[in-house]
Model confidence (mean pLDDT): 86 of 100.
A computed fold for a 350-nucleotide part of an RNA from a metagenome, annotated as small-subunit ribosomal RNA, central domain.
RNAcentral holds the full RNA, with entries from SILVA.
Context: one part of a larger RNA
RNA sequence: CUGGGCGUAAAGGGUGCGUAGGCGGUGAGGGAAGUCUGAUGUGAAAGCUCGGAGCUCAACUCCGAAAUGGCAUUGGAUACUCUCUUGCUCGAGGAUGGGAGGGGAGACUGGAAUUCUCGGUGUAGCAGUGAAAUGCGUAGAUAUCGAGAGGAACACCAGUGGCGAAGGCGAGUCUCUGGACCAUUCCUGACGCUGAGGCACGAAAGCCAGGGGAGCAAACGGGAUUAGAUACCCCGGUAGUCCUGGCCCUAAACGGUGCAUGUUUGCUGUGGGCGGAAUCGACCCCGCCCGUGGCGUAGCCAACGCGAUAAACAUGCCGCCUGGGAAGUACGGCCGCAAGGUUAAAACUC
Numbered sequence: 001c002u003g004g005g006c007g008u009a010a011a012g013g014g015u016g017c018g019u020a021g022g023c024g025g026u027g028a029g030g031g032a033a034g035u036c037u038g039a040u041g042u043g044a045a046a047g048c049u050c051g052g053a054g055c056u057c058a059a060c061u062c063c064g065a066a067a068u069g070g071c072a073u074u075g076g077a078u079a080c081u082c083u084c085u086u087g088c089u090c091g092a093g094g095a096u097g098g099g100a101g102g103g104g105a106g107a108c109u110g111g112a113a114u115u116c117u118c119g120g121u122g123u124a125g126c127a128g129u130g131a132a133a134u135g136c137g138u139a140g141a142u143a144u145c146g147a148g149a150g151g152a153a154c155a156c157c158a159g160u161g162g163c164g165a166a167g168g169c170g171a172g173u174c175u176c177u178g179g180a181c182c183a184u185u186c187c188u189g190a191c192g193c194u195g196a197g198g199c200a201c202g203a204a205a206g207c208c209a210g211g212g213g214a215g216c217a218a219a220c221g222g223g224a225u226u227a228g229a230u231a232c233c234c235c236g237g238u239a240g241u242c243c244u245g246g247c248c249c250u251a252a253a254c255g256g257u258g259c260a261u262g263u264u265u266g267c268u269g270u271g272g273g274c275g276g277a278a279u280c281g282a283c284c285c286c287g288c289c290c291g292u293g294g295c296g297u298a299g300c301c302a303a304c305g306c307g308a309u310a311a312a313c314a315u316g317c318c319g320c321c322u323g324g325g326a327a328g329u330a331c332g333g334c335c336g337c338a339a340g341g342u343u344a345a346a347a348c349u350c
Base pairs, nucleotide, nucleotide: 004321005320006319007304008303012318014201015200016199017198021194022193023192025088026087027086028085029084030083031082033081034080035077036076037075038074039073040072041071042070049065050064051063052062053061054060091191092188093187094186095184096183097182098181103177104176105175106174107173108172109171110154115149116148117147118146119145120144121143125136126135162169163168206247207246208245209244210243211242215241216240220236221235222234223233258317259316260315261314262313263312266295267294268293269292270291271290272289273288274287275286276285299306300305323350324349325348332343333342334341335340
């Protein structure tokens, strides 16, 4: 240097944007760096290899040839890679016209329910469990009616339905705002793909400061259960859960399947858009594009299974794996207020 892998055996980075780098559609022309080819020079000798010769043989020695990864100079070739020039439109992007959506941010509004406060009615229970007890209640509870306060979450619609890069997103209205998709085929003309570092986002819990606090509820207290019960069950209950600003940066961050591009059957359901049968609308039917499910052909796979949304056939680039434990630990570095995160061993042992 070459050779193997990563759904479940070890192994896809949580996700995106993007720097360097790597890789890159199609036509013509110039150059000729890579590449191919000729020549010349050099590549000391010895050694190695081959052929022959000499010591009686061999070791050894001698002669000749070959070899010498190459390097330099010079002449030539131009398919591919590269480079320069000039084009192209199918990649990519833009324009115009559309419809869909819990995509994001802010403001305002709403009803149901729980709790609490006040008032009315009303009387002895309520609550809870396997059964109880703690608890609440004659200072009038529970129940019920009326009024009010406050916080949080948005029943039905709701759907292997939608949107988002992922995390994630669900009452309504308005404002601001991102992306995808379809149609037209009008414009630019390879502007592309990936992406070490880097930057940004990143559930829940946790942290700092200030608010808020209805319900729920780690910790904690009490009642039970039990041999015990630092639990499961019950009665309470504080952080927290909520808001604003700032940190933290982890996860079974999972489709356990990196991203991108191209190619290759069929059946069936579903969301969005467009078109067709020429009055219009709805439904049905048919066709195309994008998404989302089920089943399956070839193929793949150790099997399970995957199967046009591939785990098939190919290409480009990144990440990662190399027996189990020690260990995602120690030490050191970086980051953090801390908790800790990240990078990441070895001895020893089986």